[in-house]
RNA sequence: GAGCAAUUAGUUCAAUAGGUAGAAUGCUUCAUUUACAAUGAAGGGGUUAAUGGUUCAAAUCCAUUAUUGCUUU
Numbered sequence: 001g002a003g004c005a006a007u008u009a010g011u012u013c014a015a016u017a018g019g020u021a022g023a024a025u026g027c028u029u030c031a032u033u034u035a036c037a038a039u040g041a042a043g044g045g046g047u048u049a050a051u052g053g054u055u056c057a058a059a060u061c062c063a064u065u066a067u068u069g070c071u072u073u
Stems, first nucleotide, its partner, number of pairs: 001072007010025004019056001027043005049065005
């Protein structure tokens, strides 16, 4: 230099063929306990890497850019 793949909550990952963004874990509060842990209940947390385009509607399709990984010269 070329090719391929990935990027979504603090972390690990989902989201069928474009149609209200979710789970586990962690965090906060309450119950339980002498206390902690465990358990139960409730709650908060997201510009879906960035910009632009297509569409009534984009995490999803298209283009460019950024970062990471792999292959190759």